[in-house]
A computed fold for a 74-nucleotide RNA from a Spartobacteria bacterium, annotated as transfer RNA. Rfam family: tRNA. It is annotated as a transfer RNA. The source organism's lineage runs through Bacteria, Pseudomonadati, Verrucomicrobiota and Spartobacteria.

């Protein structure tokens, strides 16, 4: 220098021909339970879907560029 993959909650990850409210487990907070913990049960907080632009009635999802990480070739 060229090509490819990944980027979604604090962490690990789903998200099915674009379709109306963006989710799970763990973690965190509160409550129940206990003599007190742990475990268990219930509730709750937490998100610029890497960034910008474009297409569309509608974009996490499609297109372009950029950023970060990784792999391969030279």
């Nucleotide at each position: 220098g060229g090509g490819c993959c990944u980027g979604u909650a604090g962490c690990u990850c789903a998200g099915u021909u674009g379709g109306u409210u963006a989710g799970a487990g763990c973690a965190c907070g509160c409550g129940c339970u206990u003599g007190a913990u742990a475990a268990g049960c219930g509730c709750g907080g937490g998100g610029u879907c890497a960034a910008a632009g474009g297409u569309u009635c509608a974009a996490a999802u499609c297109c372009u560029u950029u950023c970060a990480g990784g792999c391969c070739c030279a």